[in-house]
Context: one part of a larger RNA
């Protein structure tokens, strides 16, 4: 010195990124319990009070419940044994999760919703038999989204996706008349040979023409993939600007909500918490770059959750000391 405990005067978070580690509460009974809500809860809310032996009484037992007495500082006497309030954000919720650094706001969840599918189903594996869905059959399978619940989900089909349409253009392998290269049995010539003609087949090469999807085209479709502008004036201070003018565009962000898990500038400002508050918590709104199922707000109950504050409580600290164990060192 290190580790594991115990105890410390006065303060009691000032300590630290953060009350993190301790402490502090605790069990059983009585009282008596708030906003706030999904009327279930919240709730063991909180906040008080009691609690030991010995006796007598109600009494079936067992508990309780009442009278007197009695001991101690202390009666759940040792052990076990909720700390509590009161905002925010986030996710409803119990549940799962990175076996060994992350348990979360990630997942998944009930429920919403959209899509494919009539059974030989559609989706999966397999090259195929085959097989799973499914000895099920649209109140079913499968796919994708959101993520309880309340109140809602605005414009926009021009791109790009999917989807219905089939007039017309364009379009493969194939086919194919017709043209033309090449090679040619066999006939012919004029025979015994060559030359010249013809010419079935065969092997190419162009090609009129026929020829599906598909793309052009033309509809739908947004809880599909996306996207939701600018500029200039104007009111009897000033400032603003309901109001108007023009370009653009498929159509200009709607109802919410808002310096935010989103805000650069910025510790925006204003209020409220301190004696002092980049955080926090209630507005405002000039939203660099919010916004409606990649949802949007809002929300009781919940969380080994993330943020700020109280109270109680304490060696976290002012600031340190003391004391047990164990271990290192050191000398014999």
């Nucleotide at each position: 010195c290190u580790c594991u405990c115990u105890c410390u005067a006065a303060g009691g978070a000032a300590c630290u990124c953060a009350g993190c580690a301790a402490a502090a509460u605790a069990g059983c009974c009585c009282c008596a319990u708030a906003a706030c809500u999904u009327u279930g809860g919240g709730a063991g809310a909180a906040a008080g009070g009691g609690u030991g032996c010995c006796u007598c009484c109600u009494c079936a037992c067992a508990a309780a419940g009442g009278g007197g007495g009695u001991c101690g500082c202390a009666g759940u006497g040792a052990c076990c044994a909720g700390g509590c309030c009161a905002a925010g954000g986030u996710g409803a919720u119990u549940g799962u999760u990175u076996a060994c650094c992350a348990a979360a706001a990630a997942c998944a969840c009930a429920g919403g919703u959209c899509u494919c599918c009539g059974c030989a189903a559609a989706g999966u594996c397999g090259u195929a038999a085959g097989a799973c869905c499914a000895u099920g059959u649209a109140u079913g399978c499968a796919g994708g989204u959101u993520g309880a619940u309340g109140c809602u989900u605005g414009c926009c089909c021009a791109a790009u996706g999917c989807u219905g349409g089939c007039a017309g253009g364009u379009c493969a392998a194939g086919g194919a008349a017709g043209u033309u290269g090449g090679u040619g049995a066999u006939c012919u010539g004029a025979u015994g040979a060559c030359a010249g003609g013809a010419g079935a087949g065969c092997c190419g090469a162009c090609u009129a023409c026929c020829g599906a999807a598909g793309c052009c085209c033309u509809g739908a479709u947004g809880a599909g993939c996306a996207g939701c502008a600018g500029u200039c004036g104007u009111a009897a201070c000033u400032a603003u600007a309901a109001c108007g003018g023009u370009c653009c565009u498929a159509a200009g962000g709607u109802a919410g909500u808002g310096a935010a898990a989103u805000u650069c500038c910025u510790u925006a400002u204003c209020g409220g918490a301190u004696a002092a508050g980049u955080u926090c918590c209630g507005a405002c709104c000039a939203g660099c770059a919010u916004g409606a199922a990649a949802g949007g707000c809002a929300u009781a109950a919940c969380g080994a959750u993330c943020u700020a504050g109280g109270c109680a409580c304490u060696g976290u600290c002012u600031u340190g000391g003391a004391g047990a164990g164990a271990g290192g060192c050191u000398u014999g």

Large-subunit ribosomal RNA, domain IV from Ziziphus jujuba, 332 nucleotides, folded computationally.
The coordinates come from a structure-prediction model, not an experiment, and the mean pLDDT is 85.